Description: This is a predicted structure of a 91-nucleotide RNA (Glycine riboswitch aptamer) from a Chromatiales bacterium. The prediction has a mean pLDDT of 76. The sequence was found by an Rfam model in a public genome assembly.
RNA sequence: AACGGGUCCGCGGGAGAGAGUCGCCACACCGGCGGCCGCCGAAGGCGCAACUCGCCCGGAAACGCUCAGGCAAACGGACGGCAGACCCGGA
Repeated sequence: AACGGGUCCGCGGGAGAGAGUCGCCACACCGGCGGCCGCCGAAGGCGCAACUCGCCCGGAAACGCUCAGGCAAACGGACGGCAGACCCGGA
């Protein structure tokens, strides 16, 4: 150096599920808060453990829960793609 890993930044892709209902505020419209009913899983969180390992420790799902979040569009969005900066490893 190639290459591998991490963090950050930019561009782009990105699912599911009531524009539910009642009350109050505001009111031209959009909307805000709270209650109730129904529903979703892909922010985050929690749980199980196939697997990793000689064993322990540790790690560990897109599985499960639905606390949180969400259920027109927008925003957000796990996880991928492209490009860049820095750091670590690297003959």